[in-house]
RNA sequence: CGUCACCUCACUGGAGAGAGGCGGGCUGCUUGCCUGCCCACCGAAGGGGCAAGUCGCGGCGCACCCGCAGGGUGCAGCGGCCAAUCUCUCAGGUAAAGCGGACAGCGAGGGCAGA
Numbered sequence: 001c002g003u004c005a006c007c008u009c010a011c012u013g014g015a016g017a018g019a020g021g022c023g024g025g026c027u028g029c030u031u032g033c034c035u036g037c038c039c040a041c042c043g044a045a046g047g048g049g050c051a052a053g054u055c056g057c058g059g060c061g062c063a064c065c066c067g068c069a070g071g072g073u074g075c076a077g078c079g080g081c082c083a084a085u086c087u088c089u090c091a092g093g094u095a096a097a098g099c100g101g102a103c104a105g106c107g108a109g110g111g112c113a114g115a
Base pairs, nucleotide, nucleotide: 003115004114006110007109008108009107011105012104013103018039020038021037022036023035024034025033026032040094041093042092046090047088048087049086053081054080055079056078057077061075062074063073064072065071066070
């Protein structure tokens, strides 16, 4: 200096699951909204958990090797690091609309630290 990881903004696409029951409030008045409790569900905001692997301990556990004072290697065991669209269902969500939505596309900008 460039690229990537990563981040921000705007636009576009974007799934799943009860128009559940009982009560209260508001109300445009039996329609809609908010809320408490109960039951049934969903996983794609966020959050939690785990693999191989890797690092360390491990010598008063086991095995093997050596020049047999001892040292080395490996295994069991313990601990750290460790992914997801897996899993948990805390949070959030469950007619349409709206909001949200992991992730993806187009565009613009950033990119110390990291490769």